A computed fold for a 74-nucleotide RNA from an uncultured cyanobacterium, annotated as transfer RNA.
Rfam family: tRNA. The family's RNA type in Rfam is transfer RNA. Rfam's curators write: Transfer RNA (tRNA) molecules are approximately 80 nucleotides in length.
[in-house]
RNA sequence: CGGGACGUGGCGCAGCUUGGUAGCGUACCACCUUGGGGUGGUGGGGGUCGCAGGUUCAAAUCCUGUCGUUCCGA
Numbered sequence: 001c002g003g004g005a006c007g008u009g010g011c012g013c014a015g016c017u018u019g020g021u022a023g024c025g026u027a028c029c030a031c032c033u034u035g036g037g038g039u040g041g042u043g044g045g046g047g048u049c050g051c052a053g054g055u056u057c058a059a060a061u062c063c064u065g066u067c068g069u070u071c072c073g074a
Stems, first nucleotide, its partner, number of pairs: 001073007010026004020057001028044005050066005
């Protein structure tokens, strides 16, 4: 320098192909359960999807640029 993959609640991931309410597990908080703890159950808070721009009635999703991690090549 060229090319690929990945980036989404605290953590691990799905959703992107086919644009239409941002979800799952775990963690956290409250309550129930227990003599207490753990387990189990119910409910709740937390992310404008790496960043910027564009297309569209509407973008995590499509397009362009860019940053980070990583892999391959030179």